The RNA shown here (Bacterial RNase P class A) has 330 nucleotides and comes from a Gaiellaceae bacterium. The sequence is in RNAcentral, with records from ENA. Of the family's consensus pairs, 93% are formed in the model. The coordinates come from a structure-prediction model, not an experiment, and the mean pLDDT is 77. A source record names the gene rnpB. Its Rfam family is "Bacterial RNase P class A". Rfam's curators write: Ribonuclease P (RNase P) is a ubiquitous endoribonuclease, found in archaea, bacteria and eukarya as well as chloroplasts and mitochondria. It is annotated as a ribozyme.
RNA sequence: GGUGCAGGCCGGGUGACCGCGGCGGCGCGUGCGCCGUCGAGGAAAGUCCGGACACCACAGGGCAGGACGCUCCCGCGAGGGAGGCGGCGAAAGCCGACGGAAAGUGGCACAGAAAGCAGACCGCCUGCGUCGCGGCUCCGGAGGUGACGCAGGUAAGGGUGAAACGGUGGGGUAAGAGCCCACCAGCGACCGCGGCGACGCGGCGGCUCGCCAAACCCCGUCCGGUGCAAGGCGAACAGGCUCCGUUGAGGCGGCCCGCGGAGGAGCCGGGUAGCUGCAGAGAUGGAUGGUCGCCCCCGACAGAAUCCGGCUUACAGGCCUGCUACGGAG
Numbered sequence: 001g002g003u004g005c006a007g008g009c010c011g012g013g014u015g016a017c018c019g020c021g022g023c024g025g026c027g028c029g030u031g032c033g034c035c036g037u038c039g040a041g042g043a044a045a046g047u048c049c050g051g052a053c054a055c056c057a058c059a060g061g062g063c064a065g066g067a068c069g070c071u072c073c074c075g076c077g078a079g080g081g082a083g084g085c086g087g088c089g090a091a092a093g094c095c096g097a098c099g100g101a102a103a104g105u106g107g108c109a110c111a112g113a114a115a116g117c118a119g120a121c122c123g124c125c126u127g128c129g130u131c132g133c134g135g136c137u138c139c140g141g142a143g144g145u146g147a148c149g150c151a152g153g154u155a156a157g158g159g160u161g162a163a164a165c166g167g168u169g170g171g172g173u174a175a176g177a178g179c180c181c182a183c184c185a186g187c188g189a190c191c192g193c194g195g196c197g198a199c200g201c202g203g204c205g206g207c208u209c210g211c212c213a214a215a216c217c218c219c220g221u222c223c224g225g226u227g228c229a230a231g232g233c234g235a236a237c238a239g240g241c242u243c244c245g246u247u248g249a250g251g252c253g254g255c256c257c258g259c260g261g262a263g264g265a266g267c268c269g270g271g272u273a274g275c276u277g278c279a280g281a282g283a284u285g286g287a288u289g290g291u292c293g294c295c296c297c298c299g300a301c302a303g304a305a306u307c308c309g310g311c312u313u314a315c316a317g318g319c320c321u322g323c324u325a326c327g328g329a330g
């Protein structure tokens, strides 16, 4: 220089004008004006987790149901960090619902002969039977050879499939086959060593023992329900009960006189408006915007609605740091 990877950050700038909402101050004509100040995001999103908060339920135990699932550490928890194993990549690195298939039940579409203590379609081999061939011609057919049929052997080869009961080589055999051997792969509830552990390495053993638990299931851990339209306060009007009042109540600014003449007072229940819950943006008709000028790399995904933490998803372009493949110079 530059390919990629990881982490962090920014997400047009500036000026003028017009406008919107909250709060504070001032003014008045009391909902308007002026001034000041504040006013979306890294994800405000998805609403997927956890918590706060609120109401309801609740002696204890169990069943059912649901969520999660490698190890260690941190965290109340969601989750995070480091590591193991598997997959991808040349590497940096990325991704993984990653407990158990040796408890049981079940499934493996289509194709294919056969899909799990499998299977003989083609092919290969053996035996028997029939027929043919059998070197100029005729006859015979022991042995040979071919076709067909029957009985059997064979999982090497072909073919089907996502998957066909290890792979390569050699021996062996009628043909074959872990039938035997060497190496490799795989398996093990065995042994040793290393590691806190998941696990790794080596040995030994038997001799090949499929896959699916995001199928039922088994094992382990955890789980009450509903969500701010939760919930609290609560007018006015109407309602219920009690009391007072035409022998004059309440009212007429505190008292007396006086006026006047029919309702008044208290309590209760439900819930509406409204207030609160509610925030260093913040409503409940729900604000956070627009126009123009200049500049640049010409601007993505997207906008709060109880709050906080986490996860996931979307994102034009740009900056910084570290690492990695490659090339060049010293």
Stems, first nucleotide, its partner, number of pairs: 001326001004323007012295007020039009041301001045312002048310005053227004065223005070083005084098001085096004099218002104216002106212003121158002123154011166184006185208001187205002190203005231276003239268006251259002296299001